[in-house]
Predicted 3D model of a 99-nucleotide RNA (Guanidine-I riboswitch aptamer) from Peristeroidobacter agariperforans. Its Rfam family is "Guanidine-I riboswitch aptamer". For this family Rfam cites "Structural Basis for Ligand Binding to the Guanidine-I Riboswitch" (Reiss et al., Structure, 2017).

Parts: sequence; C1' cells; structure tokens
RNA sequence: GCAAUUUGCCUCUAGGGUUCCGGUCGCUCGCGAUGCUGGUCCGAGAGAGGCAGUCCAGUGACGAGGCUGGAUACACGGCGGGAUAAAAGCCCGGGAGGU
Repeated sequence: GCAAUUUGCCUCUAGGGUUCCGGUCGCUCGCGAUGCUGGUCCGAGAGAGGCAGUCCAGUGACGAGGCUGGAUACACGGCGGGAUAAAAGCCCGGGAGGU
C1' cells in the first nucleotide's frame, strides 16, 4: 500500500426515554407541570435463547426428497447526523478510525 467476508426472523435481556396508563405536585377541577420504583412502548453486528436457511458428513437402490450428526467462526470503535412522543448498545454502521 492492497484485499476478504461475516444469512433471515421471533422471543427476551442490558440499556433507553415519555406518546398512552399509573404515580407525584399545582390549581380555576379538568387541565397543567414532573421521568418518577412502575405497566404499555423502543431495544442490541460486536448480549442470551429459539426457529429457519446455507454448507459438510453419514444413511437411502442413480438422482431428488426424507432422516441422523456436525459447522455457521471472530469482532476495539468515535464525533456527528436521522427516525419516532422521546431517547438509546435503535438506524447511518461489522461505516470513519484503530489493531
């Protein structure tokens, strides 16, 4: 200096805020303020589990399908911007950068 690729979905968690509910406070009593241990809600590439997919091996009277077993590794990371009511380990992004 150059190059490689790391599948999809679901449930949950760490985490996150404030639309709705609840709580607290105020008052002109049905509105306002407040994120507050909460419920709803958002939620991980680098968290957990599951299902599917793909690949390999075995089995099967060629092939296909089926069945059984295995593999699907590793992964430091901003600033800034974006969505939503809002924020975030969400999205840009396995990006920039670093090793």